The prediction has a mean pLDDT of 78. This is a predicted structure of a 91-nucleotide RNA (Glycine riboswitch aptamer). It was read from a public genome assembly, where an Rfam model found it.

RNA sequence: AUGAACAAUGCUCGAGAGAACGAGUAAUCGUCGCCGAAGGAGCAAGCCCCACCCGGGUGAAUCUCUCAGGCAAAAGAACGGCAUUGGGACG
Numbered sequence: 001a002u003g004a005a006c007a008a009u010g011c012u013c014g015a016g017a018g019a020a021c022g023a024g025u026a027a028u029c030g031u032c033g034c035c036g037a038a039g040g041a042g043c044a045a046g047c048c049c050c051a052c053c054c055g056g057g058u059g060a061a062u063c064u065c066u067c068a069g070g071c072a073a074a075a076g077a078a079c080g081g082c083a084u085u086g087g088g089a090c091g
Stems, first nucleotide, its partner, number of pairs: 006086007018032001020031004033071003039067001040065003046058004
């Protein structure tokens, strides 16, 4: 002295699916249906262990599951964008 990845914070963008039914004064409880984009879980190739097979480990997603969450609005919300701070790859 250039200032990459990445991280934190703030702002912004932001889909899907029940204003379901029953009980209850209400809090709440029960029943059925549905959604995937908080979070969580699963795994193909490849790689590794096993002399080989079998088997095991590792292993991604916007795929799968739907535990959690959600199904008027509001709130929340992945991904993306911007700003600030940190960071210090590279030169």